[in-house]
Context: one part of a larger RNA
């Protein structure tokens, strides 16, 4: 110095920080949902409005982020330079398009299998769902207003918003190549045959033996290939005048994984932690015919181990997701709890006060030291109690009022201004008042290193100790006592590090 760990102690507050071992194993509750303004139904309320609530299902967008670990990996990583053959939903900008026709399907309905898990089977039917035809070739609608005119009284017509699709650029993001860096080990010397490199073919979003056919024999190595070992990398932490040296925990950046082991589907993006399909342990359910799961998300529970915490509160803030908005969701975060684990502050009183009380300790018995310390008297009132007052963290969204821009339009939309609504923490910081010195000191050491000495007990014993050494009868080295000495809410040991 430390993510510490025992030991004796323990008063407050503010800020950090908290399984380092078993990438054991996990009961239990939550961690990713959202949209009815995309879609048909159903149940329910009801003023009977083409209302209103609610949602299993189809679809849509998101679940590839956030969140956790450090297993594996000495280079498909990393850190830092440079490059050219690529992709990119949503988001800015810019141009245009958005026309016609069909069809299945699930919800639900018939019958029906199973213990369950899950399922066959008949029929129906929606859509921003599928499929065709045209435009070089793609595509879809939903929603809010509205004065003229038309009108089969659906609405054509205008006119916002949100959406569709095509090209193009930008932006973020992400692949792909090359250069140089950064651990041990020669008791590892020789390594390779998709191996080096062409030609063509495949394949990729894309360059490449990325694959695969022919063809050459090539390609790395003492400047350590090959092999073992170990070990995520960094920005940085620690420590020193530096120069090194050691370490990568918290934060911040890549990177791997998600019970082990393959594998590839969906999608713009994954070979996907809370997806799916095979095997394999290990676990639970079972009518033995089959099933079902995966905390290296938060909390917690066994174990393991010196050793590391709440089955807590809230979406108020900040951020993501979905949504035209309200808003839902969010163990991300914001809080609060507990742990002196650290760092930092501030208290445990403050002036007077000599008969130098007692009391206890040494004594040469005269006395001295504890020591202004106490007692006693006069003040204060930090913090902790009680008592009232009370902030900021709130601006936004939205709502109603108005002033612009769009428009034909005092709709509807947008832009600006007023006002109103929203706080877990928490009646919290903070302020003022109330009592009272009242509630708050220990560890350690004391023979030299190394600041601190004398007594009494033991007698090489009992014990001490980091090194040198103490201890066999006058022990400042053992134990107790009184004294000092050095740090304090801490103070020692022990582990590790320079």
């Nucleotide at each position: 110095a430390u993510g510490a760990a025992c030991g004796c102690u323990g008063g407050c507050g503010g800020u950090a920080u908290g399984c380092u071992u078993a990438a054991c194993a996990c009961a239990u509750g939550c961690a990713a949902g959202u949209c009815g303004a995309a879609c048909g139904a159903a149940a329910g309320c009801u003023u009977u409005a083409u209302g209103c609530u609610u949602u299993a299902g189809u679809g849509g967008c998101g679940a590839a982020c956030g969140g956790g670990u450090g297993c594996g990996u000495a280079a498909u990583a990393c850190g830092u330079g440079a490059g050219a053959a690529u992709c990119u939903g949503c988001c800015c900008u810019u141009a245009g398009g958005a026309g016609g026709a069909g069809a299945a399907u699930a919800a639900c309905u018939u019958c029906u299998g199973g213990a369950a898990a899950c399922g066959g089977u008949u029929g129906c039917u929606a859509a921003g769902u599928c499929u065709c035809c045209a435009u070089c070739u793609a595509a879809a609608g939903g929603u809010g207003g509205g004065g003229a005119u038309c009108u089969u009284c659906g609405g054509a017509c205008c006119u916002g918003c949100c959406g569709c699709u095509u090209c193009a650029u930008g932006a973020u993001a992400a692949g792909c190549c090359c250069g140089c860096g950064g651990c041990c080990u020669a008791u590892c010397a020789g390594c390779u045959u998709g191996u080096u490199g062409g030609u063509g073919a495949g394949g990729u979003a894309a360059a490449a033996g990325c694959u695969c056919a022919c063809c050459a024999a090539g390609g790395c190595u003492a400047a350590g290939a090959c092999g073992g070992g170990u070990a995520a990398c960094u920005g940085g932490u620690c420590u020193g005048a530096g120069a090194g040296g050691a370490c990568g925990g918290u934060c911040g950046g890549u990177c791997a994984c998600a019970c082990u082991g393959g594998a590839a589907c969906u999608g713009a993006g994954a070979c996907a932690c809370g997806g799916u399909c095979c095997a394999g342990a290990c676990a639970c359910c079972u009518a033995c015919g089959g099933g079902u799961g995966g905390c290296a998300g938060c909390a917690g529970u066994c174990g393991a181990g010196a050793a590391u915490c709440a089955u807590u509160c809230a979406c108020a803030a900040u951020g993501g997701g979905c949504g035209a908005a309200a808003g839902c969701c969010u163990g991300a975060u914001g809080g609060u709890g507990c742990g002196a684990c650290g760092c930092c502050g501030c208290g445990u009183g403050g002036g007077g006060g000599a008969u130098g009380a007692a009391g206890u300790g040494c004594u040469u018995c005269g006395g001295u030291a504890u020591g202004u310390a106490a007692a006693c008297c006069c003040c204060u009132g930090u913090c902790a109690u009680c008592u009232g007052c009370g902030a900021g963290c709130a601006a936004a969204c939205c709502u109603u009022u108005u002033c612009g821009g769009u428009u034909a339009a005092c709709a509807c939309c947008u832009g600006g201004a007023a006002a109103g609504c929203u706080g877990a923490u928490a009646g919290u910081a903070g302020c003022a008042g109330a009592a009272g010195a009242g509630g708050a000191a220990g560890g350690g050491a004391c023979g030299g290193c190394u600041a601190a000495c004398u007594c009494u007990g033991u007698g090489c014993c009992a014990g001490c100790a980091g090194c040198c050494g103490c201890g066999g009868u006058a022990a400042u080295a053992c134990a107790g006592a009184g004294g000092u000495c050095c740090c304090a809410a801490g103070c020692g040991u022990u582990g590790u590090u320079c």
This is a predicted structure of a 498-nucleotide part of an RNA (small-subunit ribosomal RNA, 5' domain) from an uncultured prokaryote. The coordinates come from a structure-prediction model, not an experiment, and the mean pLDDT is 86.